A computed fold for a 93-nucleotide RNA from a Deltaproteobacteria bacterium, annotated as c-di-GMP-I riboswitch aptamer. The model forms 95% of the base pairs in the Rfam consensus. It was read from a public genome assembly, where an Rfam model found it. The prediction has a mean pLDDT of 81.
RNA sequence: UCCUGACAAAGGCUAACCAUCCCGAAAGGGUGGGACGCAAAACCACUGGCCUAAGUUCUGAAGAGUUUGGGAUAUGGAGGCAGGGUUGCCAGG
Numbered sequence: 001u002c003c004u005g006a007c008a009a010a011g012g013c014u015a016a017c018c019a020u021c022c023c024g025a026a027a028g029g030g031u032g033g034g035a036c037g038c039a040a041a042a043c044c045a046c047u048g049g050c051c052u053a054a055g056u057u058c059u060g061a062a063g064a065g066u067u068u069g070g071g072a073u074a075u076g077g078a079g080g081c082a083g084g085g086u087u088g089c090c091a092g093g
Base pairs, nucleotide, nucleotide: 002093003092004091005090012038013037017033018032019031020030022029023028036080042086043085044084046083047082048081050077051076055073056072057071058070059069060068061067062066
């Protein structure tokens, strides 16, 4: 440096869920608890996919210049979906 990853060791992270505050239209995020799991479940957000739809737009209903339902759409989001990039502990080859 490359490959591999347990019946090792030291550690690490933390899903669902619960509580709470703040931000947000929402998805979601923060904090505390909690561990389903993870050899990169560390970082990035390049590609595809996924979630949301404020705004924009189309349409229906009501009725009188507004209210409301539905569809489309990311510039919003997660990243523990897959691929990709960067960095990294231990052990073995």
It matches the Rfam family "c-di-GMP-I riboswitch aptamer". Its family is annotated with cyclic-di-GMP binding in the Gene Ontology. Taxonomically the source falls in Myxococcia (Bacteria, Pseudomonadati, Myxococcota).